[in-house]
This is a predicted structure of a 173-nucleotide RNA (c-di-AMP riboswitch aptamer (ydaO/yuaA leader)) from Actinacidiphila soli. Model confidence (mean pLDDT): 81 of 100. The model forms 96% of the base pairs in the Rfam consensus. Rfam family: c-di-AMP riboswitch aptamer (ydaO/yuaA leader). Rfam links the family to the GO terms cyclic-di-AMP binding and regulation of gene expression. Rfam describes the family as follows. This family represents a conserved RNA structure found upstream of the ydaO and yuaA genes in Bacillus subtilis and related genes in other bacteria.

């Protein structure tokens, strides 16, 4: 040259997941201190933005249990396999139980949709390409004013380039 990695500034997507304190301590940098500034940690705030409990009204109302509930786009569904429990035949056992077989099947796996949802680099349409997870709560919550509680992560990718086509915006020495 060329593919592969890893860092860093910028810049980009999922997500509520950002902005900031003239506060307190502590370390640093400024002319020797102090004070004020500057940067950085730790605390504790403060707006913003999200989520949750919580009247009346107005849903719902019995009994049963196979429990019910929350984030979140993630919900329902077919087939196949495996398969705990449950049941009918039928046989073995005095009996407790055991075999065998039909059938129902929580649940796991796999594939094939699916309600919804995401990107495509200004927006919307086509046109393409994805996702359809996973946590938590713990016997209990409809709605829902005052009120009263939390969260403010984490993960990805580019580096001029399918920033791809038609339209409109905007900017435009």
């Nucleotide at each position: 040259g060329c593919g592969g990695g890893g860092g860093u500034c910028c810049c980009g997507c999922c997500g509520a997941g950002u902005c900031u304190g003239a506060a307190g301590c502590g370390c640093a940098g400024c002319c020797c201190c102090c004070c004020u500034c500057u940067g950085c940690g730790c605390u504790c705030g403060g707006a913003g933005c999200c989520g949750g409990g919580g009247a009346a009204c107005c849903a719902c109302g019995u009994u049963c249990c196979c429990g019910g509930g929350g984030u979140g786009a993630a919900u329902c569904g077919g087939c196949a396999c495996c398969a705990g429990g449950g049941u009918g035949c039928u046989c073995c056992g005095c009996g407790a139980g055991g075999a065998g077989u039909g059938u129902u099947g929580a649940g796991g796996u796999g594939u094939c949709g699916u309600a919804g949802g995401g990107c495509u680099u200004c927006u919307u349409c086509c046109a393409g390409c994805c996702c359809g997870a996973a946590c938590c709560c713990g016997a209990c919550a409809g709605c829902u004013c005052a009120c009263c509680c939390g969260g403010u992560a984490g993960g990805c990718g580019g580096c001029u380039g399918g920033a791809g086509g038609a339209a409109g915006a905007a900017g435009g020495a």